The RNA shown here (Bacterial RNase P class A) has 408 nucleotides and comes from Aporhodopirellula aestuarii.
The prediction has a mean pLDDT of 75.
Its Rfam family is "Bacterial RNase P class A". By type it is a ribozyme.
It was read from a public genome assembly, where an Rfam model found it.
Taxonomically the source falls in Aporhodopirellula (Bacteria, Pseudomonadati, Planctomycetota, Pirellulaceae).
RNA sequence: ACAGUGGGCGGGGUGACCGCUGGCGGCCAGCUUUGUUGGUUGCUGGAGGAAAGUCCGGGCUCCAUAGGGCGGGAUGGUCGAUAACGUCGACCGGCCGUGAGGUUAGGGAAAGUGCAGCAGAGAGCAGACCGCCGAACGGUUUGUCGUGGUGCCCUUCGGGGAUCACGGCAGAUGCGUGGUAAGGGUGAAACGGUGCGGUAAGAGCGCACCAGCGACCGGGGUGACUCGGUCGGCUUGGUAAACCCCAUCCGGAGCUAGACCAAACAGGGUGCAUUCUACGAGGCGGCCCGUCUCGUUAUCGACACCCGGGUAGGUCGCAAUUGAGGCGGCGAGCAAUCGUCGUGCACAGAUAAAUGGUCACUGGCAGCAACGCUGUUACAAAACCCGGCUUACAAGCCCACUGGCUCA
Numbered sequence: 001a002c003a004g005u006g007g008g009c010g011g012g013g014u015g016a017c018c019g020c021u022g023g024c025g026g027c028c029a030g031c032u033u034u035g036u037u038g039g040u041u042g043c044u045g046g047a048g049g050a051a052a053g054u055c056c057g058g059g060c061u062c063c064a065u066a067g068g069g070c071g072g073g074a075u076g077g078u079c080g081a082u083a084a085c086g087u088c089g090a091c092c093g094g095c096c097g098u099g100a101g102g103u104u105a106g107g108g109a110a111a112g113u114g115c116a117g118c119a120g121a122g123a124g125c126a127g128a129c130c131g132c133c134g135a136a137c138g139g140u141u142u143g144u145c146g147u148g149g150u151g152c153c154c155u156u157c158g159g160g161g162a163u164c165a166c167g168g169c170a171g172a173u174g175c176g177u178g179g180u181a182a183g184g185g186u187g188a189a190a191c192g193g194u195g196c197g198g199u200a201a202g203a204g205c206g207c208a209c210c211a212g213c214g215a216c217c218g219g220g221g222u223g224a225c226u227c228g229g230u231c232g233g234c235u236u237g238g239u240a241a242a243c244c245c246c247a248u249c250c251g252g253a254g255c256u257a258g259a260c261c262a263a264a265c266a267g268g269g270u271g272c273a274u275u276c277u278a279c280g281a282g283g284c285g286g287c288c289c290g291u292c293u294c295g296u297u298a299u300c301g302a303c304a305c306c307c308g309g310g311u312a313g314g315u316c317g318c319a320a321u322u323g324a325g326g327c328g329g330c331g332a333g334c335a336a337u338c339g340u341c342g343u344g345c346a347c348a349g350a351u352a353a354a355u356g357g358u359c360a361c362u363g364g365c366a367g368c369a370a371c372g373c374u375g376u377u378a379c380a381a382a383a384c385c386c387g388g389c390u391u392a393c394a395a396g397c398c399c400a401c402u403g404g405c406u407c408a
Base pairs, nucleotide, nucleotide: 002403003402004401005400006399007398008397009396012362013361014360015359016358017357018356020046021045022044023043024042025041026040027039028038029037030036031035048379052390053389055388056387057386058385059384060254061253062252063251072250073249074248075247076246077091078090079089080088081087092106093104094103095102096101107245108244112243113242114239115238129184130183131180132179133178136177137176138175139173140172141171142170143169144168145167146166147165148164149163152161153160154159192210193209194208195207196206197205211235213232214231215230216229217228218227219226220225258316259315260314261313267307268306269305270304271303275302276301278296279295280294281293282292283291284290325345326343327342328341329340330339331338332337363377364376365375366374367373368372
């Protein structure tokens, strides 16, 4: 310098002006006046590494709860970390990479059930398409031997020959039944591999070595596991993010949790007085309406007070205010993490929802008519709070390590 691997940082800065919103204070005004509402003003706080997806886990809250079971869900190498986890760390095994490293849902497939496209003869106690074999049975056929024919031909009458049938033996053929998983071919996969023996041809059929599995023994490790030895039958395919089996864990719902205060209307109770209203009597009127006066062992209500549940609404929960917090030192540990000491290190918190806009200077990056101009500067934004995971992210920076090459 090139090509890579793993991890981390950071997510522009400063100022001015104008706004928004939480808190505290001043002033003014209203009201039901130790307060509260509104206005105004001053000071001060005001998003993130993911605030996101809402996928896991926990805190917190309410409900349920002796214990157990069924059902359901999640997880699944080992050891550890943690409040907990499906998260994290270290290690083991498998796979990938020359390597740094990456990746892994990694218990059980000789409990049971199921599934497997295309190709192929055959795909699960496998299978005979080509090839190989001809051992066994049958067929066809050749040779030979035997037996047989009131049969045929020849005859020197002793016999000889031909033919046919049946049977035995030997061979040929590879036609049928068949044997064979060595070889070819198909496939992701064809039921261990190599060699020798063996055989009709073959085959773990036998043997040697190797691989794998199981049992036992020994060494190492907390353990997953690993190293070595002996023996065994020779070999039991894949798939469980298929059903299933085994082990472990899980009560349900969630801040619209939940707690408190509490209008108006309606309901219940008590009371006051005769102002209204109700009822009764009387007067003014022919009568009704109306009006006036008086009355009610308290009388339908208005009215006053009280009561319960509790709606609207409000307050709290809820803002680091003692929390699984941050930072720093020391210590333990390979690490995740933990212990201890120090440290005012620290102000987001709405409920239709604030955190914004403009300008100037400047940082990074890019371009150019090039030393000063233009452009660009992501993903996205709290809503009870934490720990994780996942996903998104402009332009950059830093650290450790790997490979081959070059130079000194």